[in-house]
């Protein structure tokens, strides 16, 4: 050089014929239970807002009423050919 697949929270990892992004888990954080720790059980838990509501899926672009999902171009990791 050339073809493939990956890239989403703090972590594993889901939403895919384009139509609620963070399901579900783990880890944290508060309370409950315990003498005291575990185990169990409840509640929050990406950021901005006083709320409404905005933004967020490696980057930056496009097409779409609408893009984690599709084209493109780049960037990182894996594979496979030369």
């Nucleotide at each position: 050089g050339c073809g493939g697949g990956c890239g989403u929270g703090g972590u594993g990892g889901a939403a895919c014929a384009g139509g609620c992004a963070g399901a579900c888990a783990c880890g944290c954080g508060g309370g409950g239970u315990u003498u005291a720790g575990g185990u169990c059980c409840c509640c929050g838990u990406c950021c901005c807002g006083a709320a409404a509501g905005g933004g967020g899926u490696g980057a930056g672009g496009g097409u779409u009423c609408g893009a984690c999902u599709c084209c493109c171009u780049c960037c990182g990791c894996c594979c496979g050919c030369a």

A computed fold for an 82-nucleotide RNA from an Actinomycetota bacterium, annotated as transfer RNA. RNAcentral records the identical sequence in 2 taxa. The prediction has a mean pLDDT of 80. The RNAcentral record of the sequence draws on ENA. NCBI's taxonomy places the organism under Bacteria, Bacillati, Actinomycetota. It matches the Rfam family "tRNA". It is annotated as a transfer RNA.